This is a predicted structure of a 74-nucleotide RNA (transfer RNA) from an Oscillospiraceae bacterium. Its Rfam family is "tRNA". By type it is a transfer RNA. Rfam's curators write: Transfer RNA (tRNA) molecules are approximately 80 nucleotides in length. Lineage of the source: Bacteria > Bacillati > Bacillota > Eubacteriales > Oscillospiraceae.
RNA sequence: GUUUCCGUAGCUCAGCAGGAUAGAGCGACCGCCUCCUAAGCGGUAGGCCGGGUGUUCGAAUCACCCCGGGAACG
Numbered sequence: 001g002u003u004u005c006c007g008u009a010g011c012u013c014a015g016c017a018g019g020a021u022a023g024a025g026c027g028a029c030c031g032c033c034u035c036c037u038a039a040g041c042g043g044u045a046g047g048c049c050g051g052g053u054g055u056u057c058g059a060a061u062c063a064c065c066c067c068g069g070g071a072a073c074g
Base pairs, nucleotide, nucleotide: 001073002072003071004070005069006068007067010026011025012024013023019057028044029043030042031041032040050066051065052064053063054062
């Protein structure tokens, strides 16, 4: 340099043939239980989906550009 994949919550990921308030597990916090802790149970908070532009009535999802990371080839 070319091709290709990935970027969504603190972490690991799902959701991607466009559709109404974006989800799970772990973690955090609060409570229950317990003599206490752990385990177990219940609840709460936390992300406008890497950035921008466009297409559309409507974009996490489609197109283009850019940024970051991985792989293959040169």
The prediction has a mean pLDDT of 81.